Predicted 3D model of an 84-nucleotide RNA (transfer RNA) from an uncultured Spirochaetales bacterium. The prediction has a mean pLDDT of 80.
RNA sequence: GCCCGAGUGGCGGAACUGGUAGACGCAAGGGACUUAAAAUCCCUCGGCCGCAAGGCUGUACGGGUUCGACCCCCGUCUCGGGCA
Repeated sequence: GCCCGAGUGGCGGAACUGGUAGACGCAAGGGACUUAAAAUCCCUCGGCCGCAAGGCUGUACGGGUUCGACCCCCGUCUCGGGCA
């Protein structure tokens, strides 16, 4: 230098032919139970704004196509593998 694969919450990991983004698990916080704990059960859990209701934004980054993009196209970055 060329080719292939990967990048999604704090972590792992789904969403498979474009059609509600975050299922499920772990971790964390709150509560119930207990004399107390463990276990178990319930709720919450990306970011920003807001007293709240709610709104905006978010799939490595920046653009594009489309009514609609994690998914398709272009460029860039990082990691892994292969060739030279």
It matches the Rfam family "tRNA". It is annotated as a transfer RNA.